A computed fold for a 74-nucleotide RNA from an uncultured SAR324 cluster bacterium, annotated as transfer RNA. Rfam family: tRNA. About the family: Transfer RNA (tRNA) molecules are approximately 80 nucleotides in length. The coordinates come from a structure-prediction model, not an experiment, and the mean pLDDT is 82.
RNA sequence: GGGCCAGUAGCUCAGUUGGUUAGAGCUGACGACUCAUAAUCGUCCGGUCGCAGGUUCAAGUCCUGCCUGGCCCA
Repeated sequence: GGGCCAGUAGCUCAGUUGGUUAGAGCUGACGACUCAUAAUCGUCCGGUCGCAGGUUCAAGUCCUGCCUGGCCCA
């Protein structure tokens, strides 16, 4: 330098043919239960969907460029 893959909540990851409100588990906070703790259960908090543009009535999803990480080739 070229090719491919990945980037979504603090962490690990889903997200269907583009479709109207972006989710789960864990962590955290609060509560229930218990003599108490753990475990368990419930509720809540938590998002620039890597960044910037484009297409579209509508983009996490499609297109272009760039950034970061990984793999391969040279």